A computed fold for a 72-nucleotide RNA from a Patescibacteria group bacterium, annotated as transfer RNA. Its mean pLDDT, the model's own confidence on a scale to 100, is 82.
RNA sequence: GGGGCGUUAGCUCAGUGGUAGAGCAGGAACCUUUUAAGUUCUUGGUCACUGGUUCGAAUCCAGUACGCCUCA
Numbered sequence: 001g002g003g004g005c006g007u008u009a010g011c012u013c014a015g016u017g018g019u020a021g022a023g024c025a026g027g028a029a030c031c032u033u034u035u036a037a038g039u040u041c042u043u044g045g046u047c048a049c050u051g052g053u054u055c056g057a058a059u060c061c062a063g064u065a066c067g068c069c070u071c072a
Base pairs, nucleotide, nucleotide: 001071002070003069004068005067006066007065010024011023012022013021018055026042027041028040029039030038048064049063050062051061052060
């Protein structure tokens, strides 16, 4: 330098054009002598960035950045 994959909540990851989700973590309540465990509720997001397509983009297209794989 060429090609491919990934980037979404604090962490691990879903989400293939129409209201952004789960588990864990965090907070509150209940329970318990207390802790842990358990139950219920709940906070938290410029969807890496910039532009384009579209009535509408996390999703499609182009570019950029970072990481990984691969070829030379």
It was read from a public genome assembly. Rfam family: tRNA. By type it is a transfer RNA. Rfam links the family to the GO term triplet codon-amino acid adaptor activity.